The prediction has a mean pLDDT of 76. A computed fold for a 103-nucleotide RNA from Andreprevotia lacus, annotated as TPP riboswitch aptamer (THI element). The model forms 91% of the base pairs in the Rfam consensus. Its Rfam family is "TPP riboswitch aptamer (THI element)". Rfam's curators write: Vitamin B(1) in its active form thiamin pyrophosphate (TPP) is an essential coenzyme that is synthesised by coupling of pyrimidine and thiazole moieties in bacteria. The previously detected thiamin-regulatory element, thi box was extended, resulting in a new, highly conserved RNA secondary structure, the THI element, which is widely distributed in eubacteria and also occurs in some archaea.

[in-house]
RNA sequence: UAUUUUCGCUAGGGGUUCCGUGCCGGUUUGCCGGCGUGGAUGAGAGAGUCCCUCAGCACCUGAUCCGGCUCAUACCGGCGUAGGGAAGCGAAUCUGCAGGGCG
Numbered sequence: 001u002a003u004u005u006u007c008g009c010u011a012g013g014g015g016u017u018c019c020g021u022g023c024c025g026g027u028u029u030g031c032c033g034g035c036g037u038g039g040a041u042g043a044g045a046g047a048g049u050c051c052c053u054c055a056g057c058a059c060c061u062g063a064u065c066c067g068g069c070u071c072a073u074a075c076c077g078g079c080g081u082a083g084g085g086a087a088g089c090g091a092a093u094c095u096g097c098a099g100g101g102c103g
């Protein structure tokens, strides 16, 4: 001086789904919205220091997308090395490179 991994500090970024059901409100009578409640997935379902911070796992867009599957979301594959997306410092550690000292 570069690299690997972990930790800390400060700062920043992100998501809020789906199904059933009760009550209330609206309604073009098809449904829609609010509050409560039971359930599915997930790290997280307005939740808690939950996840992420340079990137083929944060997340968003295309997308009310396409195929499979599911009650549905989720999940698997595609799109997709797509287009976007929030970082600095300190400590320890790994592997190199360069230089110096001693023998």
Stems, first nucleotide, its partner, number of pairs: 001096002005092006011053004017040010059084003065078004